The part of an RNA shown here (large-subunit ribosomal RNA, domain I) has 509 nucleotides and comes from a Betaproteobacteria bacterium. The prediction has a mean pLDDT of 84. The RNAcentral record of the full RNA draws on ENA. It matches the Rfam family "Bacterial large subunit ribosomal RNA". Its family is annotated with structural constituent of ribosome and ribosome in the Gene Ontology. Taxonomically the source falls in Betaproteobacteria (Bacteria, Pseudomonadati, Pseudomonadota).
[in-house]
Context: one part of a larger RNA
RNA sequence: UGCAUGUGGUGGAUGCCUUGGCGAUCACAGGCGAUGAAGGACGUUGUAGCCUGCGUUAUGCUGCGGGGAGCUGGCAAACAAGCUUUGAUCCGCAGAUUUCCGAAUGGGGAAACCCACUCCGCAAGGAGUAUCCCACGCUGAAUACAUAGGCGUGAGGAGGCGAACCGAGCGAACUGAAACAUCUAAGUAGCUCGAGGAAAAGAAAUCAACCGAGAUUCCGAAAGUAGUGGCGAGCGAAAUUGGAACAGCCUGUACGUGAUAAUCAUGAAGUCAGCAAAACGGCCUGGAAAGGCCGGCCAUAGCAGGUGAUAGCCCUGUAUGCGAAAACUUCGUGAUGGUACUAAGCGUACGAUAAGUAGGGCGGGACACGUGGAAUCCUGUCUGAAGAUGGGGGGACCAUCCUCCAAGGCUAAAUACUCGUGAUCGACCGAUAGUGAACCAGUACCGUGAGGGAAAGGCGAAAAGAACCCCGGAGAGGGGAGUGAAAUAGAACCUGAAACCGUUUGCGU
Numbered sequence: 001u002g003c004a005u006g007u008g009g010u011g012g013a014u015g016c017c018u019u020g021g022c023g024a025u026c027a028c029a030g031g032c033g034a035u036g037a038a039g040g041a042c043g044u045u046g047u048a049g050c051c052u053g054c055g056u057u058a059u060g061c062u063g064c065g066g067g068g069a070g071c072u073g074g075c076a077a078a079c080a081a082g083c084u085u086u087g088a089u090c091c092g093c094a095g096a097u098u099u100c101c102g103a104a105u106g107g108g109g110a111a112a113c114c115c116a117c118u119c120c121g122c123a124a125g126g127a128g129u130a131u132c133c134c135a136c137g138c139u140g141a142a143u144a145c146a147u148a149g150g151c152g153u154g155a156g157g158a159g160g161c162g163a164a165c166c167g168a169g170c171g172a173a174c175u176g177a178a179a180c181a182u183c184u185a186a187g188u189a190g191c192u193c194g195a196g197g198a199a200a201a202g203a204a205a206u207c208a209a210c211c212g213a214g215a216u217u218c219c220g221a222a223a224g225u226a227g228u229g230g231c232g233a234g235c236g237a238a239a240u241u242g243g244a245a246c247a248g249c250c251u252g253u254a255c256g257u258g259a260u261a262a263u264c265a266u267g268a269a270g271u272c273a274g275c276a277a278a279a280c281g282g283c284c285u286g287g288a289a290a291g292g293c294c295g296g297c298c299a300u301a302g303c304a305g306g307u308g309a310u311a312g313c314c315c316u317g318u319a320u321g322c323g324a325a326a327a328c329u330u331c332g333u334g335a336u337g338g339u340a341c342u343a344a345g346c347g348u349a350c351g352a353u354a355a356g357u358a359g360g361g362c363g364g365g366a367c368a369c370g371u372g373g374a375a376u377c378c379u380g381u382c383u384g385a386a387g388a389u390g391g392g393g394g395g396a397c398c399a400u401c402c403u404c405c406a407a408g409g410c411u412a413a414a415u416a417c418u419c420g421u422g423a424u425c426g427a428c429c430g431a432u433a434g435u436g437a438a439c440c441a442g443u444a445c446c447g448u449g450a451g452g453g454a455a456a457g458g459c460g461a462a463a464a465g466a467a468c469c470c471c472g473g474a475g476a477g478g479g480g481a482g483u484g485a486a487a488u489a490g491a492a493c494c495u496g497a498a499a500c501c502g503u504u505u506g507c508g509u
Stems, first nucleotide, its partner, number of pairs: 001508004006503004015494001016458002020429002022426007029418002031161002039101003042055003046079002049075003061095006070083003106115003116129005131158003134154006165196001166194005176183001180230001206213002217244005227235002248410003252350006262336010274322003280295005296313002298302001304316003359383008369395001390405005445452002465493001468480004
């Protein structure tokens, strides 16, 4: 030094596991905020730190319910001091407190800080003081009346945050066209405004075709059809039909009829704590029985999880049955009521029937439709009717015919979404996977900043976590002893592959 062999080290693959994820289904909820939110800073426990909770009443205070023996949150023990059958800790509901920053709102400001004024109070201290809009009152110019403006009051409103969904405004490029300019991507991404639990749309100046239908929305077909298109790439309907869900109305006058919203009470159901809940023993193996053998039992409960291995009958539960002082939701009933008149609704009669509008010219945009023969819709600009004996539409246009009534408004459901709550499920993952994050993760760390962004799970059934002795530096580490089923399960801890590094033995060089 090579090969083989045994045995170790290193390393952390693999197997097994799961507290965490991912994807669904059903139900709920769909908002919070000047009564100060979301999110934070700083404090707060007998004992340092972090997390959780809370706010100078600070790991909590009060009341009402539940519950029933221990408790003073977690990492995380220990000691100390306490509480508790006169019912604690704990769970639910309601209330009180709730520093400072933050829309932040007295002024300022480099967030969690600095500096004020007015009123009340002996003081400590408390309250008020932003802006805009609205309402009311007072005042009040040029300018007489007025108006603008100013001042005051208001338990009037707004402001900010929030995952997607929705409506509106503005609106790309990469890309495709095998280049590229019309076109496409796409009215997408993005930005802005606004709203709701949904939004938007919506009761025909609609379609249809000489037959008829009868608001809107969504799904299936019609159909990749008719069309459109440097007739390229591509884009791409509608009628009709099958379903889901269905709902219609208001705006004048007169007359008549009539009693809504809201509040309170009460009843029912539900939500927000909970309660009861059947039935098993022996022997064997083993560290341990839930395993094996033997013999029983319950079941409206043999879903599931745990317990020293695999448990219907050990524990928690589960089927099933029951339960609320308070709070909330929905529905029903009754009372009060804005009742002197007046309002909603209903009935009858008479009326009215939306003008710088419809349409037109020019320029654009939307319609599946790129200006085309281009109807229809919107409008920047210039124009500009008729008045139900009227008007719009039926894809240039005209006639006939059919059909509808614009220029005012409201409207549930079927539809879209999930930051979130509860329950359930998975031929989903199982720690290089699954969320970036199973672990104190949007952390450590990086960046001036916008922003980027990790690694890191597993002793054992139970700490029984190794008393005591020895070597050693009062070490590190190790050897005995002891615990344990096991310590080659010893905390650098389940299993422990390979690369790599030793060493034993054999054979060779």